[in-house]
Parts: sequence; C1' cells; structure tokens
RNA sequence: GAGUCGGCCGGGUGGUCGCGGACGGGACUUUGUUCCGUUCGAGGAAGGUCGGGACUCCGCAGGGCAGGGUGCUGGCUAACGGCCAGUCGGGGCGACCCGAAGGAAAGUGCAACAGAAAGCAGACCGCCGAUGGCCUUCGGGCACAGGCAAGGGUGAAAUGGUGCGGUAAGAGCGCACCAGCGACCGGGGUGACUCGGUCGGCUCGGUAAACCCCACCCGGAGCAAGGCCAAGCGUGGGACGGGCUGCCCGCCCAAGGUCCCCAGGUAGGCCGCAUAGAUGGAUGGCCACCCCCCGGGUUUCGGGGACAGAAUCCCGCCUACAGGCCGACUC
RNA sequence: GCGCCCGUAGCUCAGUAGGAUAGAGCGGCGGUUUCCUAAACCGCAGGUCACAGGUUCGAAUCCUGUCGGGCGUA
Repeated sequence: GAGUCGGCCGGGUGGUCGCGGACGGGACUUUGUUCCGUUCGAGGAAGGUCGGGACUCCGCAGGGCAGGGUGCUGGCUAACGGCCAGUCGGGGCGACCCGAAGGAAAGUGCAACAGAAAGCAGACCGCCGAUGGCCUUCGGGCACAGGCAAGGGUGAAAUGGUGCGGUAAGAGCGCACCAGCGACCGGGGUGACUCGGUCGGCUCGGUAAACCCCACCCGGAGCAAGGCCAAGCGUGGGACGGGCUGCCCGCCCAAGGUCCCCAGGUAGGCCGCAUAGAUGGAUGGCCACCCCCCGGGUUUCGGGGACAGAAUCCCGCCUACAGGCCGACUC
Repeated sequence: GCGCCCGUAGCUCAGUAGGAUAGAGCGGCGGUUUCCUAAACCGCAGGUCACAGGUUCGAAUCCUGUCGGGCGUA
C1' cells in the first nucleotide's frame, strides 16, 4: 500500500419553547376541562412482512390420500428455511469466501443450432485394403466388397489418459502407470466422511431450482384473532285478555296499551394493549459550546452529519445506511 | 393488518412443460402519390423482457431476494 474476518458507535452536554402518557396537587362545574410540579417517551434496523413461536377462536378417536415445505453430519433452541462446529465440492497467491449439498443403477422426459452421429451412438474427411478378385517385369499395382475408430472437423457434451506391445490398419485387444467406478478387508471418527490395501478392464455422461422417488415436518384462521358492556319511536319472547274448559298443562285467536320482566344483539364503548404506547395521530424545533467530515481566502469563515421512524409481543432472516472506532489476520 | 395477482417497444397486447435474430396492431420517422393535406403503398428505427443474483450448455420462461403497481377482505 492492497485486502479478509469479527465486534461496536451511529453525535454529546446545557438552556429554552412545544407534543404525548402516568402520578400528585390546585382552580372551575360532578362527567370533564385547564394550570402547576415530578417522572417516562423510537431503532440497529422500529423497515420488508420472508420464516418460526407465544396468545386467541374454530375443528379434531386413530390412520391414510391429496397439497405444501425442508433436504451433507453433529449439536443449540420454545420453534424455524435460524445459529454454532465440522465434512465434502467450488473460488482466491493468501487471510478467507460461497454452496437448495439426498437419489440419475426405480421409472418417464429434455438436449435448439452445428455435426456423419446426441441416447438403441456413429462414419463426413481420413487410415487400411491382410483375406477374396484382376494385372504383374514377382518388387508390386488397381478397383470393389469389407475392416477401423488412431488423426482432422462439429458441438456445452462424442464412450478414460500416457507409453509399450500388437495389427493390413486399428482399438482396453493385451500389459505397466495414472484417473474414475464397484465389491471386499483393515485403521480413525458419535457421524457426514476419511486413510491404506486387495480384486474386477468394470470405463459414456448431463439435467431432479423437469416430472418423479426416498426421509422428515405441517389441522385452519389470525389482535380487523377474541372477550365484556350495551343506546334506539329497533327486534323477539313473557306477564295482564278471550276460546277449547270447571281447574292445571297445552293449543288457537286478535287488536291495543307499556306500568313491568327477560333474551340475543346493531351503532358505540371498554378489555386484549405493555415501566414509550396511540384518536390506532405524541416522541419535535431553536440557541450556545464541544465532536466529526468537506471547501476555500487556514489564529478564522461557510456548508454538512446518513438510512429511517414503534402499533399485540418475542426469536430470527433479508434489505437500506453519511461517517467513524476497536481487535485479529493475509499478501 | 391479512390474503392474492401483475410488471415484455411511446400505448395495447402475444410469446411461459427453457432452444438462441423476442413478435403483432396502433403510434413515430423517411420515401412514393397530390397544387397541399388525409387515405393508400413501400421502407426504417425503437426492447437492460422491472432490478440483482443463482441453476443450466443455454433463462423473457425455472429458483431466491429486492423495487413498483393493482385487486379482495371488517
């Protein structure tokens, strides 16, 4: 000098004028209004409302289907898609960072264009033409059938890599080493996984943030939940009337009165609701000094100090943010 | 507060089990025609598929997170 990670602050003090809540006191006019005093009054994200829970109501014997979510391992937590530690993979010289990271050998599907061939692989250029045919000066030459997949070329992807052998030319066709896969054995670890060895030429893959399979989880709605009180020249029922019928129950009838009783419940209010707290609406302005940053004309002057603002509460995640401080580490 | 949906050219819309130059109509610009205009005909331009990141060989389309807008619900 350039970076990585973790943590923290995000203006301070005083004065003054205001706003809201609670408590105490005074005045007026009981409800209430107003004045005085004391005290309290936004954040690291109060934001987005993404995940989870508390709480409330409804539903529910138990199990399954459907639907949705999560997806390496171990732990923490009330719970989570969160956090911590680790494993594996990828990136970086490194500190370190990132990862929806189960299964492609259950099945179905997809792969444009290019290319000979892209899911049962395949043969355009190319190599060979040993064998069979013809010619021959016996060295060989020609054409076809056919063989091959080494080289070229296409593609994101073309059925392991290097070397030796082999062959007409070639090829895991054979062998050695390397890479991968599978099986077995042993060591370490709670586990994901890892280290070592033996064997098998076993050697095409991608995509599940395509359908799907496997494992685990999920009842629904949400404080506009829900509970209480409850006005009406609103509603319903009862009582007082008559009939069946002499009485009780029951049933029927019809108009009016409201002195009386009861019920649910609309408007509305209260609770839910908080050591900030709603009317779901207060939490601010100015001045002085100090702090930080920027600019110039540098004992001074001017300008600026972000993002944003509670609404039932809590735990997380994500997103926004001027500027500054501390610690550890890397090149 | 809660639930749901949408964002593609100046405007209105197609395109969505991924496939390469993203289309259509109206509008705009230029030209032909006309004395001039309209109409008609010919041609052209115009797009970060709201933004960012990821999955994939490949993303307007699939996934995640933001931004903006709309609808329903007492």

This is a predicted complex of two RNAs, RNase P RNA and transfer RNA, with 405 nucleotides together.